[in-house]
Molecule: SAM riboswitch aptamer (S box leader)
Organism: Ammoniphilus resinae
């Protein structure tokens, strides 16, 4: 990178560096020097993998936990639109 699959109208931000941008992609709309993107800190929200505990005779399956790997923390994936995207798992 490509493929397969689930999810995508819930939730959750301060503070430092940083100096114009940003919201994938087009239109529309917003956000933004009352500081953009990036990056670092520390908080946090969630339940895709792990793990743990229950429940069921075992599996399956569900459900609580969350110290572990991920990911997210303006607005329904902002909103339409496409052979779109984004994210976790598996494979190659």
């Nucleotide at each position: 990178u490509u493929c397969u699959u689930a999810u995508c109208c819930a939730g959750a931000g301060a503070g430092g560096u940083g100096g114009a941008g940003g919201g994938a992609c087009u239109g529309a709309c917003c956000c933004u020097g009352u500081g953009a993107a990036a990056c670092c800190u520390c908080g946090g929200c969630a339940a895709c993998c792990a793990g743990c505990a229950a429940a069921c005779c075992u599996a399956a399956u569900u459900u609580g936990c969350c110290c572990g790997g991920u990911g997210c923390c303006a607005a329904u994936u902002u909103c339409a639109g496409a052979u779109a995207g984004a994210u976790g798992a598996g494979a190659a």